Model confidence (mean pLDDT): 81 of 100. Transfer RNA from Acanthosepion pharaonis, 71 nucleotides, folded computationally. The sequence is in RNAcentral, with records from Rfam. Taxonomically the source falls in Acanthosepion (Eukaryota, Protostomia, Mollusca, Sepiidae). It matches the Rfam family "tRNA".
């Protein structure tokens, strides 16, 4: 230098060819329960690296970062 893959919640991962509300488990907070903690149950907060294209982007393009292969 070329090619491929990845980037989404604090962590690990989903999201069916661009279409109406981005979900799950663990974790965190609050409540119920308990003499108290844990466990269990109920509820809640928290999100797409950045820019662009498009009526509309997690999805397309570019940039940036990471991993691997080739030279």
């Nucleotide at each position: 230098g070329g090619c491929u893959c990845c980037g989404u919640a604090g962590c690990u991962c989903a999201a069916c060819u661009g279409g109406u509300u981005a979900g799950a488990g663990c974790g965190c907070c609050a409540g119920u329960c308990u003499a108290g903690u844990a466990a269990a149950c109920u509820g809640g907060a928290g999100g797409u690296c950045g820019a662009g294209u498009c009526c509309g982007a997690a999805u397309c393009u570019c940039u940036c970062g990471g991993a691997g292969c080739c030279u």